The RNA shown here (Archaeal signal recognition particle RNA) has 315 nucleotides and comes from Archaeoglobus profundus. A source record names the gene ffs. Rfam family: Archaeal signal recognition particle RNA. Rfam links the family to the GO terms SRP-dependent cotranslational protein targeting to membrane, signal sequence recognition and signal recognition particle, plasma membrane targeting. The family's RNA type in Rfam is non-coding RNA gene. The coordinates come from a structure-prediction model, not an experiment, and the mean pLDDT is 76. RNAcentral holds the sequence, with entries from ENA. The model forms 93% of the base pairs in the Rfam consensus.
[in-house]
Parts: sequence; C1' cells; structure tokens
RNA sequence: UGGUGGGCUAGGCCGGGGGGCUCGGCGUCCCCUGUAACCCGAAACCGUCGAUAUGCGGGGGCCGAAGCCGAGGGAAGGCCCGUUAAGCGGAAGUAGUAGCCCGGUCCGAUCCCGUAGAAUCCCCGUCCCGAAGGGUCGGCGGUUGCGGUUGGGCCAUCUGGAGGGAUGGCCCGCCGCAUUUACCGGGGGGACCGGCUCAGGCCCGGAAGGGAGCAGGCUCACCCCGGACGACCGGCGCUUUCGGGGGUUCGGGGAGGAGGGAUCGGAUUCGGGCUACCUUCCGUGAAGGCGGGUCGACCCGAGGCGUGCCCACCA
Repeated sequence: UGGUGGGCUAGGCCGGGGGGCUCGGCGUCCCCUGUAACCCGAAACCGUCGAUAUGCGGGGGCCGAAGCCGAGGGAAGGCCCGUUAAGCGGAAGUAGUAGCCCGGUCCGAUCCCGUAGAAUCCCCGUCCCGAAGGGUCGGCGGUUGCGGUUGGGCCAUCUGGAGGGAUGGCCCGCCGCAUUUACCGGGGGGACCGGCUCAGGCCCGGAAGGGAGCAGGCUCACCCCGGACGACCGGCGCUUUCGGGGGUUCGGGGAGGAGGGAUCGGAUUCGGGCUACCUUCCGUGAAGGCGGGUCGACCCGAGGCGUGCCCACCA
C1' cells in the first nucleotide's frame, strides 16, 4: 500500500410532485406518481414558520463509509392564457302591426253596511331599524416570569479490579413564590420501542452493594367529559329604556255628521302590461376543439463533493 473478516463514528435513507388555501413557504384537504421501507398526537374562525420559510410536537427502524448534490434530455399528470360555429336560453332597445289581459272614466242593474253613527281627520299600540343594559343559549381559551435542585435523559472530562463513582454543560420534569381568565374534578393514556417505580427471574461481586429490566402500578405529552373563570367572540319567536322610520291591515280612544262598498253587463280617440315579428349584448354550447405558455412525479444522466478511525489475518 492492497485484499478478506470484525467493530465504530461522521453521514445517508425511511418518498416526491401538481392543484387548492396564503402576502409567501410547508402541513391538515383533493389529485398524480414512486419505493423493500416508519409510528403516535393536534391542526381551516386552523397549525407552524419568514426567501436561511419546503411543516409543528413526541418517538422509532434500516444502511453505514456508505453515499449525496446535480447541468442537460425524455416524460405520466396538472395548471394558466388566447380563440371557437350552428342550436338553445336570458336581457335590453326604438318605432310599428297583430292578439290577449288588467286598470281608469261614464251609463245601467242587483245586493250588502250605515243616525245602535258612513266618508274623512287626529292620537296611541301592533310592525321595522339602531344604541345601551339584563336574561338565556352557544363558541373559543388554558398565561408569563423568577428562584431552588430531591429526580431523569444526553454529551464531555477525570477516576475505580467488576458493578460503579465524581465534576461540568444542555434539555425535560418536579417544588416554591409572584402573575394571569389560563383554574378545579373525573375518565382514558402510546405499539417490544416517552418517564418513574419495578414482585419474580437475570447480570456484576467473596461479601457489602450495585446494574439492566418484563408483568403490574403511577404518571408527562396528548385525547375526552363536566364545572368555574373571561383580555374574548357570537345567536335570540325573551325583556327594559332611549332615539328614529313606517303608515297597508288590525285593535283602542277622540273629533265628525250622511254617505260608503261589492258583483255583473255595456260604452270608451284614456292609462298600463304580456306575447310574436326585428336589432344588439350576455350566458350556454365548451370539464369539448384549436393554438401557445408553465410546473413537473418517474427514468437516463455530463459533472461536482465525499470515500474516515480501530482490531485480526494474508500478500
């Protein structure tokens, strides 16, 4: 230096993309596509980040100096833009013609109400809107800081004959105090694979003692139910007060003092509406057709970075 075998560490892998959402990235949603190949929890009034964004919180497995990045080419699939006929549907338009309908005015007929008070006028309530308070129902929420070190995990250093011991750093938990709406009670609670405790059995040791740890028990995260609380948010066939609007009906009160109404028929150079004929525009046709652009799973891949440490044997 090379080879074979074993051990280790750095590292790598356990998917990627399009659409939607967003100021923007990622996730929960939908779709496409790939692998031998992860799990649990929450998340659209959403979760988490800021172009160093390509999820967050909590745990695992495999490979291991193996690999990773990658210009360019092909390409499943998506997205965007432009354009697109007949037919069908809708809207608008000015003038005219035709048909139909409604109303007004006038005339006639029949009936009803009215001095037990007609028409008409005024006030109040009924109705609507807004503001404030109450009531009621519901949604949402679980703070922040300081200190302590009895506990645990990881890493580093020192040390002992084994188990082990000591110190320091970081993180988690716990306790205390303060603060806050972020408190109380109950239930569940992670797969062999979160933490604590750990019968039996196991490991180290002469012993003393120590260690790993299954079942069981407890518990952090997290989930569910109930209550309390409120810097919060909203609903209402409820209610009070104030302000405004409306005046059609209905109810109550007052003025008034003789009319009011319905139906049918006829006339009308009066008013209005609908439909058809014409023109224009819009929608559909079209999740289609044609043309262009853009992203791009996956495949190939120029090139770049990396290919370390220890032990045994062989040359």